[in-house]
Context: one part of a larger RNA
Molecule: small-subunit ribosomal RNA, central domain
Organism: uncultured crenarchaeote
């Protein structure tokens, strides 16, 4: 509970796709449901307003005349909204062309270092710390070469640089698939916007089966540190983490900012594509001006409580949709759907302040 709000004060669903509803572009014509208007009818009486009357007045009470909200029904108007036909091309969508891209999914190959195992060569310590010590070594370690396995990862290039709804995505080739800008003006012709339920897609962590396991490393066990150390340092480690099928569905999942559209001074980076011109080593080269599209920083009006935002808007407007209502009890309790679970999703209230 409204004519308030939502970056940070309590609020934008993780993200998209989409049904239903709600909104929707531009010309005629036709229709008249909405709309506007005249008329009838009818809206019980009390109430309300206006004039008189009557109680000394008044509140009161009465007569007459009106009004109130609507509903009905009949003519009539046609801007607007709906409806129906018939058309437009600025919205959307197919197409056609060269480029851009850690976009996605398979296969394949590759590198650097770790560690482990052989073989050699070497001889007393390696290692670790603020100092230590557990550890680890003459059954020869640390070091050094050469040769093998594995199995994780992909240095430089790397860029407030790309690309993807979001999550996210980085060694190299190939295949297969998707999306986006740009031109171009060939094609449908409002095919649109949002989006309640609904779908799907979701890092890290976690579960179930199956495989793998080099390094890393919860738990765990030990040295240390201390008053004590259930931690921070050190020295081992198991789950995990890596691959395949399945679940889980959450995150400061963040731009802490829903999605579309329009509209409103400008400065400068650097990314994709374009048009003109210029230089040219003639290369998918270089440089300038403009144009489109996405990512930055700076600001002018204008907003904010202010920090800040500022054509990527937190400005001025429209459209859908989620949310918010003082902490605290509490994202709990009950109930329900979901889940192998572990929890997820909905979600109070007493009591307190």
């Nucleotide at each position: 509970u409204u004519g308030g709000g939502c970056c940070u004060a309590a609020a934008g669903c993780a993200u998209c796709c989409g049904u239903a509803g709600c909104c929707g572009g531009u010309u005629g014509u036709c229709u008249a449901a909405g709309u506007c208007u005249u008329c009838g009818g009818u809206u019980a009486a009390a109430u309300c307003u206006a004039u008189g009357c009557g109680c000394u007045u008044a509140a009161c009470g009465u007569a007459u005349a009106g009004g109130c909200c609507g509903c009905c029904g009949a003519g009539g108007a046609u801007a607007c909204u709906g409806g129906a036909c018939a058309g437009c091309u600025a919205g959307g969508g197919a197409g056609u062309g060269g480029g851009a891209g850690a976009g996605g999914u398979a296969c394949a190959c590759g590198g650097u270092a770790c560690u482990c195992a052989a073989u050699a060569g070497g001889a007393a310590g390696g290692g670790g710390u603020a100092a230590a010590a557990u550890c680890c070594u003459u059954u020869g370690a640390u070091c050094u070469a050469u040769u093998g396995a594995u199995g994780a990862c992909c240095a430089c290039c790397u860029g407030u640089g790309g690309c993807g709804a979001a999550g996210g995505c980085g060694g190299u080739g190939u295949a297969c698939c998707a999306g986006a800008a740009c031109a171009c003006g060939u094609u449908c012709g409002a095919c649109g916007g949002u989006g309640a339920g609904g779908g799907a897609u979701g890092a890290a962590a976690g579960c179930u089966g199956g495989g793998g396991g080099a390094g890393c490393a919860a738990a765990c066990c030990g040295g240390a540190u201390u008053a004590g150390a259930u931690a921070c340092c050190c020295g081992g480690g198991u789950a995990g983490u890596c691959c395949c099928a399945g679940c889980u569905g959450u995150a400061a999942a963040c731009g802490a900012u829903g999605c579309a559209g329009a509209c409103u001074c400008g400065g400068u980076g650097a990314u994709g594509g374009g048009u003109u011109g210029g230089c040219u080593u003639u290369g998918a080269g270089c440089c300038a001006a403009c144009c489109c599209a996405g990512u930055g920083c700076c600001g002018c009006a204008g907003g904010g409580a202010a920090g800040c935002c500022g054509u990527u808007a937190a400005g001025u407007c429209u459209g859908c949709c989620g949310c918010c209502u003082g902490g605290g009890g509490a994202g709990u309790a009950c109930g329900g759907u979901c889940g192998c679970a572990a929890g997820a999703c909905u979600g109070a209230a007493a009591c307190u302040u």